[in-house]
RNA sequence: GACCGUCCAGGGCAAACCCGUCGCGAGGCGGGGACGCAAAGCCAGGGGCCUCCGUUCCGCCGGAGGUAGCCCGGUUGCCGGG
Numbered sequence: 001g002a003c004c005g006u007c008c009a010g011g012g013c014a015a016a017c018c019c020g021u022c023g024c025g026a027g028g029c030g031g032g033g034a035c036g037c038a039a040a041g042c043c044a045g046g047g048g049c050c051u052c053c054g055u056u057c058c059g060c061c062g063g064a065g066g067u068a069g070c071c072c073g074g075u076u077g078c079c080g081g082g
Base pairs, nucleotide, nucleotide: 003081004080005079012037013036017032018031019030020029021028022027035069041075042074043073045072046071047070048067049066050065051064052063053062054061
């Protein structure tokens, strides 16, 4: 160092829900709040799921978004083992 781990140590993040706010919407942001998380730090490259628009009898299809706490992947990091 790869890799493995959290019963050391310091800690960190923050689901649902509520309030405010932005958005057609999925959802985002701020405050409260903790279900959980060893990357639940960051990134929309691949897949999934969700939203909107177009087309269509329907569906397929095409486009524009969202989700990193759905998975893969990329990248950075604390402590311990190594």
A computed fold for an 82-nucleotide RNA from Chloroflexi bacterium CSP1-4, annotated as c-di-GMP-I riboswitch aptamer.
It was read from a public genome assembly, where an Rfam model found it.
Lineage of the source: Bacteria > Bacillati > Chloroflexota.